[in-house]
RNA sequence: AGAUAGAGGUGCGGUUGCAUCAGUAAGCGUGGUCAGGGACCCGGCUCCCGCCUCGAGCCACGCCGAAAGGGGACGCCGCCGAAGGGUUUUUUCCGCCGGAGGAAGAGGUCCUGGCCGCUUGGCGAACAGUCAGGCGGCUGUCAUCAGGGGUUUUGAUGGAGCGCUGUCUG
Numbered sequence: 001a002g003a004u005a006g007a008g009g010u011g012c013g014g015u016u017g018c019a020u021c022a023g024u025a026a027g028c029g030u031g032g033u034c035a036g037g038g039a040c041c042c043g044g045c046u047c048c049c050g051c052c053u054c055g056a057g058c059c060a061c062g063c064c065g066a067a068a069g070g071g072g073a074c075g076c077c078g079c080c081g082a083a084g085g086g087u088u089u090u091u092u093c094c095g096c097c098g099g100a101g102g103a104a105g106a107g108g109u110c111c112u113g114g115c116c117g118c119u120u121g122g123c124g125a126a127c128a129g130u131c132a133g134g135c136g137g138c139u140g141u142c143a144u145c146a147g148g149g150g151u152u153u154u155g156a157u158g159g160a161g162c163g164c165u166g167u168c169u170g
Base pairs, nucleotide, nucleotide: 001169002168003167004166005165006164009080011079012078013077014076015075018071027063028062029061030060031059032058033057036049037048038047039046041099042098043097044096045095083112084111085110086109087108088107089106090105091104092103093102094101113139114138115137116136117135118134119133120132121131122130123129141159142158143157144156145155146154147153148152
């Protein structure tokens, strides 16, 4: 230097019964109001519904009543840069064009060893959770130092996973 196999532990990710979403949206009925209303936001286009009371939309009440996203136990699957983010390029989607924004991928690059708690902010229906920052703690690993000790142990300080340990090859 290369290959291979491993360790960290409330370890990471996926899947999933279920709960939540919510007695919400939509639909139907009654009453009231009313000429415009809708396709996420802004400007235009295009399309749909309605305007002679055959009533679109909105409001209230009643009946009925979801789903997606997010979460996610046991188990199962894939794993130990597992994975999660920032930024940038690009593809597709949100009726079309432009702007802004969002969602799902691919590439480049940068950050984070892992977990937990508190706090600030974003996302979210949410007091669930998740992401980012700050503070604190625990833990693994290596290095240095000090003490003990027979090849390991205790403590302190510090670094980062492009790390660490074992085996094999050169």

Notes
A computed fold for a 170-nucleotide RNA from uncultured Lawsonibacter sp., annotated as Lysine riboswitch aptamer. The coordinates come from a structure-prediction model, not an experiment, and the mean pLDDT is 78. NCBI's taxonomy places the organism under Bacteria, Bacillota, Clostridia, Eubacteriales, Lawsonibacter. Its Rfam family is "Lysine riboswitch aptamer". From the family's description: Riboswitches are metabolite binding domains within certain messenger RNAs that serve as precision sensors for their corresponding targets.